[in-house]
RNA sequence: GGCCGACUAGCUCAACGGCAGAGCAAAUGACUCUUAAUCAUUGGGUUCAAGGUUCAAAUCCUUGGUCGGUCA
Repeated sequence: GGCCGACUAGCUCAACGGCAGAGCAAAUGACUCUUAAUCAUUGGGUUCAAGGUUCAAAUCCUUGGUCGGUCA
């Protein structure tokens, strides 16, 4: 330098172009002599960035960024 892939909550990951979710973690409550475990509830998002297409974009297209893989 060429090609390919990934980027979404604190972490690991989902999400036919049509309300952004789950598990874990966190907070609160129940339970318990207390803690842990268990149960219930709650909060938490500039979907890497900038453009484009579209009535509508995390999703499609372009360019850029970071990381990984591969070839030379």